[in-house]
Molecule: Bacterial large signal recognition particle RNA
Organism: Rossellomorea aquimaris
RNA sequence: CCGUGCUAGGUGGGAAGGUAGCGGUGUCCUGUACUCGCAAUCCGCUGUAGCGAGACUGAAUCCCUUUCCGAGGUUAGCUGACGUAAGGUCUGCCGUUCGUAAGUGGUGUUGACGUCCGGGUCCUGCGCAACGGAGCCCCAUGAACCCUGUCAGGUCCGGAAGGAAGCAGCAGUAAGUGGGUUACUCCGUGUGCCGCGGGGUUGCCUGGGCCGAGCUAACUGCGGGCGUAACGCUUAUGAAGGCUUUAUCGACGAAAGGUGCACGG
Numbered sequence: 001c002c003g004u005g006c007u008a009g010g011u012g013g014g015a016a017g018g019u020a021g022c023g024g025u026g027u028c029c030u031g032u033a034c035u036c037g038c039a040a041u042c043c044g045c046u047g048u049a050g051c052g053a054g055a056c057u058g059a060a061u062c063c064c065u066u067u068c069c070g071a072g073g074u075u076a077g078c079u080g081a082c083g084u085a086a087g088g089u090c091u092g093c094c095g096u097u098c099g100u101a102a103g104u105g106g107u108g109u110u111g112a113c114g115u116c117c118g119g120g121u122c123c124u125g126c127g128c129a130a131c132g133g134a135g136c137c138c139c140a141u142g143a144a145c146c147c148u149g150u151c152a153g154g155u156c157c158g159g160a161a162g163g164a165a166g167c168a169g170c171a172g173u174a175a176g177u178g179g180g181u182u183a184c185u186c187c188g189u190g191u192g193c194c195g196c197g198g199g200g201u202u203g204c205c206u207g208g209g210c211c212g213a214g215c216u217a218a219c220u221g222c223g224g225g226c227g228u229a230a231c232g233c234u235u236a237u238g239a240a241g242g243c244u245u246u247a248u249c250g251a252c253g254a255a256a257g258g259u260g261c262a263c264g265g
Stems, first nucleotide, its partner, number of pairs: 001265006009057003012030004020046005034054005063258006072249003076245002078242002082238006092231001094227007102220003105216003114210008122199006128192002130189006137180005147172004155164003
């Protein structure tokens, strides 16, 4: 150095969780790397720590150690879409009210604002008018009888002459009814402002005088007060996630090194 046969070892590993601790079953990551039985109300062990049985491979690409890379997981921090709750005594938006007068507008030398005088509107007293009603007046109508006059016919008294009462009709009239309206009288009134007087001066309208340039606050702006929890804001709290930081474990892979026995040639 080669060949043959054995043995150690290997036949997946890791993370979290669970456990006094270790491993397994289960979950997850990586990956393809024996079989059977036990096992989360756990199963089996005691520090290099599954128990029991069997099979394959076997001293090197395959076993062991160290280093590098680094899937993935977990811890702590930072940030955080998206929420939840409360607050109007933080605070904007919004609403409302008060003020101001920078801007716009309106008005003003055909005289603003202010001031003085007067009148009306308002209330009231009296008068007057109007309206309504009634009366008086005029016309018409109007009493079977219980109104008047005249009383035909008829009736009564009388011997007669003559007298009496009196219905109807006619004329007129009372109570009443209808119409009319000049004047007059009376009563009434949320009719009118016509006259005279008194009251009042908040508001409005109007006339005149003085002064001489602003006045207004509708809209925008600015300032103050009050209100409102929908949104922004403040406080507390939860939170998927993160080309983020920290700590820790770490598969696969890569590199380097190390490691038996026997026989024969």